[in-house]
This is a predicted structure of a 513-nucleotide part of an RNA (small-subunit ribosomal RNA, 5' domain) from Candidatus Avelusimicrobium intestinipullorum.

Context: one part of a larger RNA
RNA sequence: GAGUUAACGCUGGCAUCGUGCAUAACACAUGCAAGUCGAACGGGACUUUGCUUUGUAGCAAUACAGAGUAAAGUUUAGUGGCAGACGGGUGAGUAAUGUAUAAGAAACCUACCUCUGAGUGGGGAAUAACAAUCCGAAAGGAUUGCUAAUACCCCAUAACAUCUUUAAGCGGCAUCGCUUAGAGAUCAAAGAUUUAUCGCUUGGAGACGGUCUUAUAUUCUAUCAGCUUGUUGGUGGGGUAACGGCCUACCAAGGCGACGACGGAUAGCCGGCCUGAAAGGGCGACCGGCCACAAGGGCACUGAGACACGGGCCCUACUCCUACGGGAGGCAGCAGUGGGGAAUUUUGGACAAUGGGCGAAAGCCUGAUCCAGCAACGAUGCGUGGAGGAUGAAGGUUCUCGGAUUGUAAACUCCUUUUGAGAGGGAAGAAAAAAAUGACGGUACCUCUCGAAUAAGCCACGGCUAACUACGUGCCAGCAGCCGCGGUAAGACGUAGGUGGCAAGCGUUACUC
Numbered sequence: 001g002a003g004u005u006a007a008c009g010c011u012g013g014c015a016u017c018g019u020g021c022a023u024a025a026c027a028c029a030u031g032c033a034a035g036u037c038g039a040a041c042g043g044g045a046c047u048u049u050g051c052u053u054u055g056u057a058g059c060a061a062u063a064c065a066g067a068g069u070a071a072a073g074u075u076u077a078g079u080g081g082c083a084g085a086c087g088g089g090u091g092a093g094u095a096a097u098g099u100a101u102a103a104g105a106a107a108c109c110u111a112c113c114u115c116u117g118a119g120u121g122g123g124g125a126a127u128a129a130c131a132a133u134c135c136g137a138a139a140g141g142a143u144u145g146c147u148a149a150u151a152c153c154c155c156a157u158a159a160c161a162u163c164u165u166u167a168a169g170c171g172g173c174a175u176c177g178c179u180u181a182g183a184g185a186u187c188a189a190a191g192a193u194u195u196a197u198c199g200c201u202u203g204g205a206g207a208c209g210g211u212c213u214u215a216u217a218u219u220c221u222a223u224c225a226g227c228u229u230g231u232u233g234g235u236g237g238g239g240u241a242a243c244g245g246c247c248u249a250c251c252a253a254g255g256c257g258a259c260g261a262c263g264g265a266u267a268g269c270c271g272g273c274c275u276g277a278a279a280g281g282g283c284g285a286c287c288g289g290c291c292a293c294a295a296g297g298g299c300a301c302u303g304a305g306a307c308a309c310g311g312g313c314c315c316u317a318c319u320c321c322u323a324c325g326g327g328a329g330g331c332a333g334c335a336g337u338g339g340g341g342a343a344u345u346u347u348g349g350a351c352a353a354u355g356g357g358c359g360a361a362a363g364c365c366u367g368a369u370c371c372a373g374c375a376a377c378g379a380u381g382c383g384u385g386g387a388g389g390a391u392g393a394a395g396g397u398u399c400u401c402g403g404a405u406u407g408u409a410a411a412c413u414c415c416u417u418u419u420g421a422g423a424g425g426g427a428a429g430a431a432a433a434a435a436a437u438g439a440c441g442g443u444a445c446c447u448c449u450c451g452a453a454u455a456a457g458c459c460a461c462g463g464c465u466a467a468c469u470a471c472g473u474g475c476c477a478g479c480a481g482c483c484g485c486g487g488u489a490a491g492a493c494g495u496a497g498g499u500g501g502c503a504a505g506c507g508u509u510a511c512u513c
Base pairs, nucleotide, nucleotide: 001513002512003511004510006509007508008507009506010505013382014381015380016379017378018377019375020374021340026338027337028336030335031334032333035082036081037080040079041078043076044075045074046073047072048071049070050069051068052067053066054065055064056063057062089293090292091291098218099217100216101215102214103213104212105211108210109209113206114205115204116203117202118201119200120199121155122154123153124152130145131144132143133142134141135140161186162185163184164183165182166181167180168179169178170177171176191198192197193196219265220264221263226256227255228254231253232252233251234250235249236248237247238246268290269289270288271287272283273282274281275280295316296315297314298313299312318329319328320327321326346372348371349370350369354368355366356365357364358363385415386414387413388412395406396405397404398403420450421449422448423447424446425445429440457502458501459500460499461498462483463482464481468497469496470495471494472493478485479484
């Protein structure tokens, strides 16, 4: 000098764009953050209409009230489907099961989506809801009975699917891969609304996403020198989507290490960011990619995908409820609270846009997101007026008492209105042919009116280093980055005037180059 997720002191007008718990991965009151589909299903409730029937009034038409039934509409606790593995947060752990780069999988998976081949026949048994009874303070649960489905099961039909096997051809990378022609075995399906679609089953191809393997790179420490028994390899078996000591039985005795094994300390990694002429050094906030975690630890279930932040089970710690028998919970989601700290915001608005989930759609949900609020925390821009104006006014300071300086500065004259206040108008962002749809927001912006009006501080002035005098103090009080000032005329302390620098900031502290 540059930089910072900064803090502190003094001061503070505006706009735009950003950023905002670095500390206790400490504990959390409250609200919201993941639902949706009635065009899968039975039932309930409500409304309307039609029909039948009963009662009352009436001669009757009819009116009112009730019951039953049918249709339509609205709504929905439950069964069922899809989504809750995305999106959002944090960086505790991790020095390699991570990340970055480059390869490989003849060792693999992939719901929804796209293209394409074939099929969608027949039957059955349950169960929630519901009802009854019962247990419990509650959370919740038990028994009996009834019922539906795109829930579950069986049969049929099957192949270019899977497995076994025969033959031929082609290819490769050892195991092998591909194609063609046969044989045997095994396995499917679901309907809905409506008249055209959406589904369902089984193949092939793609896309998207993932999984595994290898190489190289990846902080400090030798005051850590030896480490290792599933350890290193083989065979058989198991397991997995798949290779593999991944697991297991047996066999062999290997494997790693001064090119630093093993141990310890520290740390999420990268694109990047800061600095520097570069080489390098430091950092990994915001934004983007990957990884890991979800009170601490372990486990599996469901599923295309999880060993699952707002799913489940168990243990531990903590908090809460309790009728003492037993139960409930997890903000490292968005706000917010306590605590810690030098220090870090609102318990805001909207789904209008972008994107996501569900749905045929209308639509619903979305603290993702878009906006607003708070904070000079940062960057950038603008303003706090412009021109004229000497009797060089008054006042202040100083003085050799003549003056000098503050100083064209002010007053005063003329002008302007960025900004500000008031009034009027008023967006784009929003749309495939039309209509409708804007949180922000009556915001930005435009026009008119008013009036210099609403707006300057901070630090320094001995040298380094731009900027000097007076008074007070008297090695005191104090200053200080270094040298050093202060003991009676201090340009170095304190105050005042003046001056210099930067400016809505200025200085200090901390850290990096």
Description
It matches the Rfam family "Bacterial small subunit ribosomal RNA".